[in-house]
Context: one part of a larger RNA
RNA sequence: CUGGGCUUAAAGGGCGUGUAGGCGUUUUGACAAGUCAGAUGUGGAAGCACUCUGCUUAACAGAGCAAUUGCAUCUGAGACUGUUGGGAUUGAGUCAGGCAGGGGAGGGCAGAAUUUCCGGUGUAGCGGUGAAAUGCGUAGAUAUCGGGAGGAAGGCCUGUGGCGAAGGCGGCCCUCUGGGCCAUGACUGACGCUGAGGCGCUAAAGCGUGGGGAGCAAACAGGAUUAGAUACCCUGGUAGUCCACGCCCUAAACGGUGGGCAUUAGGUGUAUUGCGAGUUAUCGUAAUGUGCCGAAGGGAAACCAUUAAAUGCCCCGCCUGGGGAGUACGGCCGCAAGGUUGAAACUC
Numbered sequence: 001c002u003g004g005g006c007u008u009a010a011a012g013g014g015c016g017u018g019u020a021g022g023c024g025u026u027u028u029g030a031c032a033a034g035u036c037a038g039a040u041g042u043g044g045a046a047g048c049a050c051u052c053u054g055c056u057u058a059a060c061a062g063a064g065c066a067a068u069u070g071c072a073u074c075u076g077a078g079a080c081u082g083u084u085g086g087g088a089u090u091g092a093g094u095c096a097g098g099c100a101g102g103g104g105a106g107g108g109c110a111g112a113a114u115u116u117c118c119g120g121u122g123u124a125g126c127g128g129u130g131a132a133a134u135g136c137g138u139a140g141a142u143a144u145c146g147g148g149a150g151g152a153a154g155g156c157c158u159g160u161g162g163c164g165a166a167g168g169c170g171g172c173c174c175u176c177u178g179g180g181c182c183a184u185g186a187c188u189g190a191c192g193c194u195g196a197g198g199c200g201c202u203a204a205a206g207c208g209u210g211g212g213g214a215g216c217a218a219a220c221a222g223g224a225u226u227a228g229a230u231a232c233c234c235u236g237g238u239a240g241u242c243c244a245c246g247c248c249c250u251a252a253a254c255g256g257u258g259g260g261c262a263u264u265a266g267g268u269g270u271a272u273u274g275c276g277a278g279u280u281a282u283c284g285u286a287a288u289g290u291g292c293c294g295a296a297g298g299g300a301a302a303c304c305a306u307u308a309a310a311u312g313c314c315c316c317g318c319c320u321g322g323g324g325a326g327u328a329c330g331g332c333c334g335c336a337a338g339g340u341u342g343a344a345a346c347u348c
């Protein structure tokens, strides 16, 4: 080098975009770099392999042949790869018609509820628990009615339903904006796939500056429980949770399953759309999503099975016993917290 793997045993990068690189539809011409064939030269000697020979044999030695899988030059082949010229349309894309959607950003508006403030009614309790107590209340609480303020979150609809690359996204309206799907035609003519680095995005928590602060609530305080109770339960309560801008860059970032293309039985739901039928309830069919059940096949099994973990090809990432350890050291990044890259001794 070849050879094994990555749902759960070690192993898919959190996700995208894209540079280099790798790989790439069909037809025809040219070239002959790769490739293939032949020839010539060369590939030191010794050794190794083979056949003989010489020491009584062997070791050892001598001769011949083979091997030296390579390199160079020349001649040729032209399928495949490559380079280059011309064409094609099925891959990919563009335009024209529709459609669904919590996709993103900004702005505005409304309602329910909690809290709080003001006023009215009203009186002795309220609250809380397994039971209590701390707490609140005769300075009039809880309850109830009217009015005001403010912040946050979106009930029903809500659905193995929708959208997004992932993180994620849910009241209503407006503006700006990304992507997808369906149907038919026209156009471009391989413009494609993947993607080391790079760049961008990235829940929650956390950090900086300035706002905001209703509810909830790390820390903290008190009350209980208990042998103790730095907890679970209760009463409070600050950061934070919210907004703007700038950082952080992690996760059970999970389908624990990288992306693309093609091929390989079906059945049954559901979302969107087209076509056909229809008594306008629906049915049939096709595509794109999203579930369940299952044939072949796969799998250690559990299970997967046209949304593959089946069958193949292309590209990337990753794994190689447990602990030490995602630690130390160094580099890079960060305001910090820390992140990223990432060992060894030793030990079983």
Base pairs, nucleotide, nucleotide: 004319005318006317007302008301012316014201015200016199017198021194022193023192025088026087027086028085029084030083031082033081034080035077036076037075038074039073040072041071042070050064051063052062053061054060091191092188093187094186095185096184097182098181099180103177104176105175106174107173108172109171115149116148117147118146119145120144121143125136126135162169163168206247207246208245209244210243211242215241216240220236221235222234223233258315259314260313261312262311263310266293267292268291269290270289271288272287273286274285275284276283277282297304298303321348322347323346330341331340332339333338

A computed fold for a 348-nucleotide part of an RNA from an uncultured bacterium, annotated as small-subunit ribosomal RNA, central domain. The prediction has a mean pLDDT of 90. The full RNA is in RNAcentral, with records from Greengenes. Rfam family: Bacterial small subunit ribosomal RNA.